[in-house]
RNA sequence: AACCUGAGAGUUUGAUCCUGGCUCAGAGCGAACGCUGGCGGCAUGCUUAACACAUGCAAGUCGCACGCCCAGCAAUGGGAGUGGCGGACGGGUGAGUAACGCGUAGGAACGUAUCCAGAGGUGGGGGACAACCCCGGGAAACUGGGGCUAAUACCGCAUAUGGGCUGAGGCCCAAAGCAGUGAUGCGCCUUUGGAGCGGCCUGCGUCCGAUUAGGUAGUUGGUGGGGUAAAGGCCUACCAAGCCUGCGAUCGGUAGCUGGUCUGAGAGGACGAUCAGCCACACUGGGACUGAGACACGGCCCAGACUCCUACGGGAGGCAGCAGUGGGGAAUAUUGGACAAUGGGGGCAACCCUGAUCCAGCAAUGCCGCGUGUGUGAAGAAGGCCUGCGGGUUGUAAAGCACUUUUGGCAGGGAUGAAAAGCACUGGAUUAAUAACCCAGUGUGUUGACCUAACCUGCAGAAGAAGCACCGGCUAACUCUGUGCCAGCAGCCGCGGUAAUACAGAGGGUGCAAGCGUUAAUCGGAAUUACUGGGCGUAAAGCGCGCGUAGGCGGUCGAGUAAGUCGGAUGUGAAAUCCCCGGGCUUAACCUGGGAAUUGCAUUCGAUACUGCUUGGCUAGAGUGUGGAAGAGGGAAGCGGAAUUUCCGGUGUAGCGGUGAAAUGCGUAGAUAUCGGAAGGAACACCAGUGGCGAAGGCGGCUUCCUGGUCCAACACUGACGCUGAGGCGCGAAAGCGUGGGUAGCGAACAGGAUUAGAUACCCUGGUAGUCCACGCUGUAAACGAUGCAUGCUAGAUGUUGGGACUUUCAGUUCCAGUGUCGUAGUUAACGCGUGAAGCAUGCCGCCUGGGAAGUACGGCCGCAAGGUUGAAACUCAAAGGAAUUGACGGGGACCCGCACAAGCGGUGGAGCAUGUGGUUUAAUUCGAGGCAACGCGAAGAACCUUACCAGGCCUUGACAUGCCCUCUAUGCGAUCUUGAAAGAGAUCUCUUCACUUCGGGUGGGAGGAGCACAGGUGCUGCAUGGCUGUCGUCAGCUCGUGUCGUGAGAUGUUGGGUUAAGUCCCGCAACGAGCGCAACCCUCAUUCUCUGUUGCUAACAGGUUAGGCUGAGCACUCUGAGAAAACUGCCGGUGAUAAGCCGGAGGAAGGUGGGGAUGACGUCAAGUCCUCAUGGCCCUUACGUCCUGGGCUACACACGUGUUACAAUGGCAGUGACAAUGCGCAGCGACCCCGCGAGGGGAAGCGAAUCGCCAAAAGCUGCCUCAGUUCGGAUCGUACUCUGCAACUCGAGUACGUGAAGCUGGAAUCGCUAGUAAUCGUAGAUCAGCACGCUACGGUGAAUACGUUCCCGGGUCUUGUACACACCGCCCGUCACACCAUGGGAGUUGGUUCUGCCUUAAGUCGCCCUCAAAAGCGCCCACGGCAGGGUCAAUGACUGGGGUGAAGUCGUAACAAGGUAGCCGUAUCGGAAGGUGCGGCUGGAUUACCUCCUUU
Repeated sequence: AACCUGAGAGUUUGAUCCUGGCUCAGAGCGAACGCUGGCGGCAUGCUUAACACAUGCAAGUCGCACGCCCAGCAAUGGGAGUGGCGGACGGGUGAGUAACGCGUAGGAACGUAUCCAGAGGUGGGGGACAACCCCGGGAAACUGGGGCUAAUACCGCAUAUGGGCUGAGGCCCAAAGCAGUGAUGCGCCUUUGGAGCGGCCUGCGUCCGAUUAGGUAGUUGGUGGGGUAAAGGCCUACCAAGCCUGCGAUCGGUAGCUGGUCUGAGAGGACGAUCAGCCACACUGGGACUGAGACACGGCCCAGACUCCUACGGGAGGCAGCAGUGGGGAAUAUUGGACAAUGGGGGCAACCCUGAUCCAGCAAUGCCGCGUGUGUGAAGAAGGCCUGCGGGUUGUAAAGCACUUUUGGCAGGGAUGAAAAGCACUGGAUUAAUAACCCAGUGUGUUGACCUAACCUGCAGAAGAAGCACCGGCUAACUCUGUGCCAGCAGCCGCGGUAAUACAGAGGGUGCAAGCGUUAAUCGGAAUUACUGGGCGUAAAGCGCGCGUAGGCGGUCGAGUAAGUCGGAUGUGAAAUCCCCGGGCUUAACCUGGGAAUUGCAUUCGAUACUGCUUGGCUAGAGUGUGGAAGAGGGAAGCGGAAUUUCCGGUGUAGCGGUGAAAUGCGUAGAUAUCGGAAGGAACACCAGUGGCGAAGGCGGCUUCCUGGUCCAACACUGACGCUGAGGCGCGAAAGCGUGGGUAGCGAACAGGAUUAGAUACCCUGGUAGUCCACGCUGUAAACGAUGCAUGCUAGAUGUUGGGACUUUCAGUUCCAGUGUCGUAGUUAACGCGUGAAGCAUGCCGCCUGGGAAGUACGGCCGCAAGGUUGAAACUCAAAGGAAUUGACGGGGACCCGCACAAGCGGUGGAGCAUGUGGUUUAAUUCGAGGCAACGCGAAGAACCUUACCAGGCCUUGACAUGCCCUCUAUGCGAUCUUGAAAGAGAUCUCUUCACUUCGGGUGGGAGGAGCACAGGUGCUGCAUGGCUGUCGUCAGCUCGUGUCGUGAGAUGUUGGGUUAAGUCCCGCAACGAGCGCAACCCUCAUUCUCUGUUGCUAACAGGUUAGGCUGAGCACUCUGAGAAAACUGCCGGUGAUAAGCCGGAGGAAGGUGGGGAUGACGUCAAGUCCUCAUGGCCCUUACGUCCUGGGCUACACACGUGUUACAAUGGCAGUGACAAUGCGCAGCGACCCCGCGAGGGGAAGCGAAUCGCCAAAAGCUGCCUCAGUUCGGAUCGUACUCUGCAACUCGAGUACGUGAAGCUGGAAUCGCUAGUAAUCGUAGAUCAGCACGCUACGGUGAAUACGUUCCCGGGUCUUGUACACACCGCCCGUCACACCAUGGGAGUUGGUUCUGCCUUAAGUCGCCCUCAAAAGCGCCCACGGCAGGGUCAAUGACUGGGGUGAAGUCGUAACAAGGUAGCCGUAUCGGAAGGUGCGGCUGGAUUACCUCCUUU
């Protein structure tokens, strides 16, 4: 000194907290597998087939017991046999065994060879049998007969210290010799004691299953006898009827036990290799013999299976000894050396034997140690990888330079340590002793398998020596490329569908390292079986309720005792291991000395608080008595009225009934209705109440009888008599069952009618069981307060029921017992509970341990059946679940808004045409857009072009850009020709000759040519993106900071009362403020004023005209376009909280945001667009690029959208002729004149426009037409033209003449609009050569209606439910079909195991009998075997049942919202299926109203 110690994470959700499982990080291994591998030390190495084994070895020895044989001259050596000792140890294995087998502590009725100590003895005889010899049998193994012979082999006799037996007189019982010249030594016999070893008995401990509950006849005990070394039913005869068991007998399964090992903070849990102790076994089963010891691994006999030999007659064998072989298996070594050491057997000894053992070999199987180099070294080399192209990183890493040499290699040294014995002598001790034995010293002296060891030295030389796993999170470590839900990964969550840190490769990194990963199995984490240390209202979990047995627990005061409890001591708890302090190998692993520990058991001595036991008291628990009280408590009998139905009779007539609407049904044979009468059954309105009673189920008209319990008050009595309660017993709604009654109403099933796509339903008309009674069964419910019973303690407030006390008489105070609500502390995951606890405690019982499979299967018990009760597994998933939060949603609620409905006006849907889309067609009909929010959309204008499409023909640095190289400064512009459809290809001509300049040529510009980089792409991905846009929606919302509340997600603010168009404003408030939105600021229109007057205007003056602002003149008016003013609920009245505001009024051009516009919060739709543009990635590169000609986008059985023109008289035609505004114009608008019926043509003034032009406005007014397919309507078609344009065929617009289709106001359905709006009328513009029914603007004329918010649609706020969160286009149930998987039943079949009875019975013990003896014979028992019948387990089985799993199957829609019939539980019945319906129950039902209660006023 022996101590030293406890971590969590991932995963259920949109997010949160909890419950709960799954998974991971750690340690360890007799391991195996994959990749890799330098050395040494120490350990370890068939976990599977107790499967089978070739071959060799593993137990012999003694000649100092004996005779004989052989070799040798002999000494001597060898050999088989007799004899002795040993083969019962050592070594192996773990099959069996749940047992006194093992562990631990004890016990009495025993044995013991060898060894030690003591006592005594060792005399004298006899007869055999092996070997050996002879004769035989047999293939062999072996064996028969005859003959000889020794002993420490065998047998008598004598003796008997002693021993045994006994009837106490007595009787019985031994022995061996050998060696040595000898001393002496080694033996032998009898006996006592010891040591060590063994046998037997007992207490306690020792796995799982109750779907194993009863077991047992030698069974339990006794007596006699037998047997054993020894107690004993160990065996036997008789007697008795016991014995074990819920503290788990019996049976079944599994298993050698322990010291210990691993893990763990510990308590525990798992395991029982190596080492050590015990047991059991030795091919399988049985048996004995010998012996001190065995029922015997390398002995015997028998039976069985298997193998081998055989001459077929018969024999031999047993590796779970060491090696080794086959086999099994994921898997486990050499047919090695030596007895040198340690130990064992024999021997006097030398010595022999020893696969025990010691060593070596093989294996990274484990633990430990060492090495693979060290220092320096920046040009930060090369190469690799990445890159934002600058660089970064690999990386001081390498190279280079300077060192070192462990280890390995070679060579040498090294017999050091491991070794002591033996023999001789001396001394000591001991002894009677100078023997012997023991100890010490000296001398002498033999032996090494390992071993080519350890260790040391030298030599050369960085020389020979690094891998494995991982890098999404957990979990340390990141990028590129490839791949494209493929290939693959994965411990869990999960990655992969074209930008993968998750696959594969690479670079880099991280971790460990001669190893590293993976797999299997163990403990831990897991408080996830909770003793330490959990729970049960809603997550899994309180038995439906009571009575009560065993058991557990138990008030108060004494006394005794000392079982529990506590303390001391003694014995034991093997060694090893673990731990501590030391020591030895260079260190460590390893080995070793001492200690501590071994928490236990036993014995003994003490203590007496608590518990127990015995005993004596007490009254606070419990109970009894007395007096009162309330009550749908239970059972039985009788009575009552209302109502329904049926029947009879009267009155009366056509309907009744029923529903969302109907129909079935009833009714002229008289219903319904109504009046009177009768019958019968069932249930008891009002009172009636979170009122009462009962243990629960449950109980409701009135009266009587019988009967249980409870409460209150005051005293008396008993004296702990109590609490709980496994089993057990009883009660137990509804449905259901049996027998017999009864049956009014209701009403599963059933029938019919509806509804519906269907409707086995909801609704309706009927209706049977049943509902009712009696007796008997059933035994279950959401049997719920989802809350076991009992007791004590811990704030209150307020209702109510029963009883009492006080009283100031009151909504009074107070006590006890119930029954509600709110609430403090506390508690809870939260919700909630809160003196009737889910708080704080105690006692007892029941129950839970992830979801599904499943409350199922099998078995048992109960039941007439239905079924109940008890109650699994395989397989499968990573969740299932509770509470609360935010959203979303609801065929939930409240409030509010909107041309949302309603009230109106006009349309669409019908016709023709135009236009877009779908579809179809096509060489192509380019592409996009797809509910609202695609469809007169992109396209503000496709004949060519556009154009992206198709056919054909061309070009290839390109139609276009930049750079490099060469040439020319004239290339080029322009023109012509050939070919051609053009593009293109080829040829020729003319004109011209760039700028600067240092005059060299260079630079710039331009052009050409051959290439290289590159251009180009309306190719793909809008689900990689930017930008832009649509939509909810111009809806009133969306958020933040700080604070506060909540464990948290979150809440509050933003809710509430009013108000507004508005989260607009006011008030209140644990909130106070703020931001983006709203509003306002901006533009425009409406009024006025100021300024400005030309191209505008013209009142006054003047001139002039047929007329005309035409002219002078003017700027008053209109107007132009700059500025200013004006409107703010400002004023008045009313209303409202005196607020915000609202209503009305005045004034005003305008009145409550005056009209219109621009302006679009956070976000949603992976909304739209890669074909506007930009852009990542991918793809094409003599083509997916470019050019050209022609065609197509214009097609046409059809369907839809948007428009237009109409169907006519509010019109058409003709005539007439007044009034606008916005715009636009030079490749233009074009007056005016002429020509043409006209489109238009010719000529031409003016005008870049308040000047000129487009420009005519139209609806209006007047006349005719008179209801008709028309004087409506204009499609279609023919002919002839015009214009634009290179060009109107496909494919433009217009004109004239002729033609004159459908259509007479439009089904279901649907759209727009609330005032200068709808409707109606025309005008202009963009695009544009031309082309407008579209679009965008402009003005003219100019309505109707809005009661109102029930309903439809959309939206906002609050609230509620939710199983939704991809958010209802959600989720989700069951049948059927298909595939796969495991499993139940199953006529049976097969096998294992076990029991009972019987038969036969080997070897063998025992007994009997015979015999001189042996053998034979007989009897009991008995292995194996056979027969018969059971139990149990497993495998398999035609067929069959359900279950589970499976990206896109079928049928429906059951559940989640009031899920569209609220759901669920039990039961019965019916149905393709979910399910429906009946009866009773529950709220774990929404909504509305009422009642009651609580809080505030």